Small-subunit ribosomal RNA from PVC group bacterium (ex Bugula neritina AB1), 1576 nucleotides, folded computationally. Taxonomically the source falls in Pseudomonadati (Bacteria). It matches the Rfam family "Bacterial small subunit ribosomal RNA".
RNA sequence: AAACAUGAGAGUUUGAUCCUGGCUCAGAGUGAACGCUGGCGGCGUGGAUUAGGCAUGCAAGUUGAACGAGAAGUUUUUUAUAGAUACUUCGGUUGAAAUAAAAAACGGAAAGUAGCGGACGGGUGAGUAAUACAUGAGUCAUUUGCCGAAGAAUGGGGAAUAACAUUUCGAAAGGAAUGCUAAUGCCGCAUGAGACCACAGAGACAUAUGUCACAGGGGUUAAAGAGAGCCUCUAUUUAUAAGCUCUUGUUCUUCGAUAAGCUCAUGCCCUAUUAGUUUGUUGGUGGUGUAAUGGACCCCCAAGACGAUGAUGGGUAGCCGGCCUGAGAGGGUGAUCGGCCACACCGGGACUGAGACACUGCCCGGACUCCUACGGGAGGCUGCAGUCGAGAAUCAUUCGCAAUGGACGAAAGUCUGACGAUGCGACGCCGCGUGAGUGAUGAAGGCUUUCGAGUCGUAAAACUCUGUCAUGAGGGAAGAAGUGCAUUUAGGUUAAUAGCCUUUAUGUUUGACGGUACCUCAAGAGGAAGCCCCGGCUAACUUCGUGCCAGCAGCCGCGGUAAUACGAAGGGGGCGAGCGUUAUUCGAAAUUACUGGGCGUAAAGGGCGUCUAGGUGGUUUUGUAAGCUGGAUGUGAAAGCCCUCGGCUCAACCGAGGAAUUGCAUCCAGAACUACAUAACUAGAGUGUGAAAGAGGAAGGCGGAAUUCCGAGUGUAGCGGUGAAAUGCGUAGAUAUUUGGAGGAACACCGGUGGGCGAAGGCGGCCUUCUGGUUCAACACUGACACUCAAGCGCGAAGGCUGGGGGAGCAAACAGGAUUAGAUACCCUGGUAGUCCCAGCAGUAAACGAUGUGCACUUGGUGUAGGUCAUAUCGACAUGAUCUGUGCCGUAGCUAACGUGUUAAGUGCACCGCCUGGGGAGUACGAUCGCAAGAUUAAAACUCAAAGGAAUUGACGGGGACCCGCACAAGCGGUGGAGCAUGUGGUUUAAUUCGAAGCAACGCGAAGAACCUUACCCAGACUUGACAUGUAUGAGACCGCCUAUGAAAGUAGGCUUUCCUUCGGGACUGAUACACAGGUGUUGCAUGGCUGUCGUCAGCUCGUGUCGUGAGAUGUUGGGUUAAGUCCCGCAACGAGCGCAACCCCUACUCUUAGUUACCAGCACGUUAUGGUGGGCACUCUAAGAGGACUGCCAGUGACAAACUGGAGGAAGGUGGGGAUGACGUCAGGUCGUCAUGGCCCUUACGUCUGGGGCUACACACGUGCUACAAUAGCUAAUACAGAGGGUUGCUAGUUCGCGAGAAUGUGCUAAUCUCUAAAGUUAGUUUAAGUUCGGAUUGGAGUCUGCAACUCGACUCCAUGAAGCUGGAAUCGCUAGUAAUUGCAGAUCAGCUACGCUGCAGUGAAUACGUUCCCGGGUCUUGUACACACCGCCCGUCAAACCCCCCAAAUUGGGGGCGCCUGAAGUCGUUGACCUAACUCUUCGGAGAAGGAGACGCCCAUGGUGUGCCUGGUGAGGGGGAUUAAGUCGUAACAAGGUAGCCGUAUCGGAAGAUGCGGCUGGAUCACCUCCUUU
Repeated sequence: AAACAUGAGAGUUUGAUCCUGGCUCAGAGUGAACGCUGGCGGCGUGGAUUAGGCAUGCAAGUUGAACGAGAAGUUUUUUAUAGAUACUUCGGUUGAAAUAAAAAACGGAAAGUAGCGGACGGGUGAGUAAUACAUGAGUCAUUUGCCGAAGAAUGGGGAAUAACAUUUCGAAAGGAAUGCUAAUGCCGCAUGAGACCACAGAGACAUAUGUCACAGGGGUUAAAGAGAGCCUCUAUUUAUAAGCUCUUGUUCUUCGAUAAGCUCAUGCCCUAUUAGUUUGUUGGUGGUGUAAUGGACCCCCAAGACGAUGAUGGGUAGCCGGCCUGAGAGGGUGAUCGGCCACACCGGGACUGAGACACUGCCCGGACUCCUACGGGAGGCUGCAGUCGAGAAUCAUUCGCAAUGGACGAAAGUCUGACGAUGCGACGCCGCGUGAGUGAUGAAGGCUUUCGAGUCGUAAAACUCUGUCAUGAGGGAAGAAGUGCAUUUAGGUUAAUAGCCUUUAUGUUUGACGGUACCUCAAGAGGAAGCCCCGGCUAACUUCGUGCCAGCAGCCGCGGUAAUACGAAGGGGGCGAGCGUUAUUCGAAAUUACUGGGCGUAAAGGGCGUCUAGGUGGUUUUGUAAGCUGGAUGUGAAAGCCCUCGGCUCAACCGAGGAAUUGCAUCCAGAACUACAUAACUAGAGUGUGAAAGAGGAAGGCGGAAUUCCGAGUGUAGCGGUGAAAUGCGUAGAUAUUUGGAGGAACACCGGUGGGCGAAGGCGGCCUUCUGGUUCAACACUGACACUCAAGCGCGAAGGCUGGGGGAGCAAACAGGAUUAGAUACCCUGGUAGUCCCAGCAGUAAACGAUGUGCACUUGGUGUAGGUCAUAUCGACAUGAUCUGUGCCGUAGCUAACGUGUUAAGUGCACCGCCUGGGGAGUACGAUCGCAAGAUUAAAACUCAAAGGAAUUGACGGGGACCCGCACAAGCGGUGGAGCAUGUGGUUUAAUUCGAAGCAACGCGAAGAACCUUACCCAGACUUGACAUGUAUGAGACCGCCUAUGAAAGUAGGCUUUCCUUCGGGACUGAUACACAGGUGUUGCAUGGCUGUCGUCAGCUCGUGUCGUGAGAUGUUGGGUUAAGUCCCGCAACGAGCGCAACCCCUACUCUUAGUUACCAGCACGUUAUGGUGGGCACUCUAAGAGGACUGCCAGUGACAAACUGGAGGAAGGUGGGGAUGACGUCAGGUCGUCAUGGCCCUUACGUCUGGGGCUACACACGUGCUACAAUAGCUAAUACAGAGGGUUGCUAGUUCGCGAGAAUGUGCUAAUCUCUAAAGUUAGUUUAAGUUCGGAUUGGAGUCUGCAACUCGACUCCAUGAAGCUGGAAUCGCUAGUAAUUGCAGAUCAGCUACGCUGCAGUGAAUACGUUCCCGGGUCUUGUACACACCGCCCGUCAAACCCCCCAAAUUGGGGGCGCCUGAAGUCGUUGACCUAACUCUUCGGAGAAGGAGACGCCCAUGGUGUGCCUGGUGAGGGGGAUUAAGUCGUAACAAGGUAGCCGUAUCGGAAGAUGCGGCUGGAUCACCUCCUUU
């Protein structure tokens, strides 16, 4: 110097939005486990489950310097035997080893006495919710072996006993008897204090009882020796000791240290569905007991003690330092390390000891295991290893005392599974490596591909290097300090130079790990990479396979043929010797909110009041100091976290010092605030006085109107009821009407349905009595007396219950009638409880303002009720002010929004109640209350990812308003009936190809199926193919002609025969092989394109701005107007786009220009006749352009607008008529079979060719048409007028033939030239009401035409035949003017035709529209919504099925603790102690005494037994409920006015949703009215 640090969100409810709210994810951690994988090292860590059972080994001994005895062994001596060896004079001498005996010494095994230690160390967490633990105090209420300091002493005796020996019992374990012996073992005596006891004295300190030190005399109490050395003193046998010196031990005492005991305060989990507990219990006197206090224990006395601040009970749990997480506060946890506690097979007990009620001590009971000779015995791994079991799961029966620590010892040393080490396990943390550089033909290969390429990828190969780790070889530590021994230095002690103690120096001695760490060398890229993920959250994408299957999934969710979500591959991302998964904790989660949430509608204000405890509390003075603030002291162990240094190469890890430990205690100081005490005050609160209003409450009495009933009169056939009816009443006289009477219930108008009163529920005729509260005014008084309130107490609509009355009307249930598919309902007729009164019970409602009570503060406006004051006045009215209530509108603020807004949901304070996702469930069990119904309190399992609030846009409504449309109405004509045509369905078939399906399929694709078409069926053929391109090979022309065969396609064969050339070959043809062709096969739900429909409806949007948190709104709404979002006005909008309109085409008028094929006025010619000819361009017309119409003008209406109405002019008038033109979008509308096209499928066939057949079938049903049913007509004859189109493979004039279809011949025309080419109509005649002179089907016969071909299967003609049908049921279609109706004509397709179809054209040519109530469709605004796939929506309940969970339950089986009684081991204590006894005393020596003991008895008590009730689990026939589950049954209760508005409480009833009665609520739509308010 430093001492930290420090806050992130995301996914998921909706069509979208904001909010509420849950679920899920990303992070960090772990004593972990599992899956896949696995090179090295360091440091840590490892039975969490069965406190289950344990084989085996080890884990506590030590001391001979306390003691006796002493094995093996060694040494010495003596004796005996023996005789090696050596010498020899050979006589002998010497006498070794060995053996035996004796003695002595050394030695010290095993055992014993004795001492110290086995109370430490080590393990575990069962028990324990407080005899625990943590923090801080106290001990004046205590002990403390060993250790340190100090003082004093250590005198003199005694008796035993083990070992041992002998005998003896027992299987063993283990004893018994007799005899001997020692001690630092045991016992007396002496001495003795400042020890202890009592007495009494005085002092200090403290104080509830006391403590400390001191002077006095009295009493009690002690000991043990051992080792070494020496001769100074003493003694004597001069070398020893009983002497001296030293060391050590022992005894007494004091102090200290250490270690404990006890006590107190505070803190310490869940549960009230545990509320009362306690009899030694609480206290006292006196005792007992203890080291010590104490009911700890005992006698006696008193009756206390604890408890909502949670006692008692139940459940769970060792506590802490710490650890994990977190920004923090907190939350979770209590492995390893450290402190404390508890336990030691289960239970009880004491002994010994300084210390235990003792893990490897003792006794007893129990369970279990083992031994046994059946008589008895033995044992305790929750020590270290190890084993079995259980489990998802947790290691070696290792080495060493070298280090550290411990026990004993004087020491050497012994012991030490403490400890130090090693081993095993990726279990965790940390470090290292698996190579580095260069390297593009971007190799091969894989994968993808738009076929070009891209990517793996500088990646590899190749070249150049390096050498960590591992491997081999060599060297090689630190950890060791000591201690002992030998020598040595100095000092102390002493008589001493000895010894001992301390000390210096030198030498020597000690390493399990371990030949380890580390270092050096060698060789060679060699030996070393996986796991998970890639839809979003969340970094990372493609292909193939699969086809709601297989599977995935943390949440949302993927998968039903193009899956970035499954599986695989390629590629990519992340981490890396690991990676994922599972489990679990904290975080995110402000999702329990102290920091830091809420309660009008989302979950949440108690139904209302009153009051106790509790919480909170006005102004001023003084004091105290509990809270509070500041300072200091002590403590807050170490380790850990953090900071700074340092040590292992770094790091993990370790060491040192600091900071921190936010706490507790004590002392001192302060006095603002709170508190307490004190003295006052009046602003809160209250009392008194005077006024006022009121459906406030209770009791009693009185009144009139109405309903019903009864009596009587009048009167006659109906009444009543409904959508319509019926049941019902009535000729036995109803209803109606008049009159009289009875009885019960409710109180019209006033009355204001936001007025008044009350705490709420609630309260309404009038009068009387009693009574509560409120308001106003002015003064006086009290002096904080206040506010809120758990528990308690009281009140509390309707319905319901009990008993007794009453009963008119109404009316659950019930009965009948209707309605209906049914109708346990809605409607109707009846009708009982009940509704009413009295006395009780009950205690709930949408008991709502869905808003707790009280106080204070914060802009306003306007009503209304009750008072007072002022102005003015005689007064009333009026105006203004103010207090108390009660409404509306609104500022700021608040709110998710809606809204609220001085009557707050604003800003604050005080107190109470309540909430924490939805369902299960306000349910089960338990408890309390109740006569019952039931009320109050109140869970869990299981299940879902939502449930919900407000607002938005749509859609919808059997909601509302406005408007439009051939939508209705008014009309005209049809369809539906007949026959035929045509399409469809169905049926049939070898095939009857396919598609289209409400409007918006059905004369549709098809503007034309005899073959072809053709897609279908049968049969016969082909396989690089009927068709396209290319490659390779080899051949040849091809074409054409002919023959055979065949149904044809084809097959087989014959004849004839090239061109160009740069000579390579090419063109052409067929053959072989390969790429490929081909598919009307599939998917219109993979698509493009085209198209239908809403709809030619008037809408659909955008930019900027503004408003809103936002989705969104505004604009686009409103007032008018229009065909129109057309235009005008207004307006927080201003503009713009796509649509509308206009521009375009046709048509209606005029003009200009131009006249051929059109036209012909005038002129001329000509004809039987005709613009036929000359000529002309005036007209018609043609086809190019221009003009014209714009509400322009006038009048009226309107708002001075837009516009509308009428009029003028005009060919045309308000879009002149018609066409083309179809906004954003909807219907996964239609079409893969027009075409195109992705994917899939077929490839000697699902391709291609050919012949024949079929698409044309036929009991039937439907659509669209044609022709008719006739006289407005048919038939016959005559006669007139179009437009628009077509025409050379054609239209065809004219002429001839045929009854006719047509045939023959032939002219004109490539077209304003020629041609196809009119009908209805008109004129005349006939038919005369009939199945006809209507109608024309059907059938027979004969023909014509087209065509290879008319049988299946063409059209037309002629002759003959002559069905049905006489205007069409329910129902339904088109049309508003040149329209409907009616008439014909043309065209496309086409050889021909099924065309009566379709597309066009013109001729003739009407009727009606009052109007918008209703049906249908559409548009705009508004409203409700639980819908958003959008009402063909959503959705409720029973029943049936499967699975899961819970409750009840006869009974059965466990556990726990309580109470009563019986039993009573061991043991302490007490009593006794006839029996026993060495030490001491006395003794007459016999003994006696003292003291102790055995035994017995007693108290207590473990276990066991028994009885009883309680609590809590398991199982459980059967019963009940709930939840969940693509397509079960019955209905349709709710959401819209949900088709009877819904809901709440209660009662009754019903298959079910539910229905009904009574009261309540709006969280009800619509219409109208009253009141109030806002704006002009």
Its mean pLDDT, the model's own confidence on a scale to 100, is 83.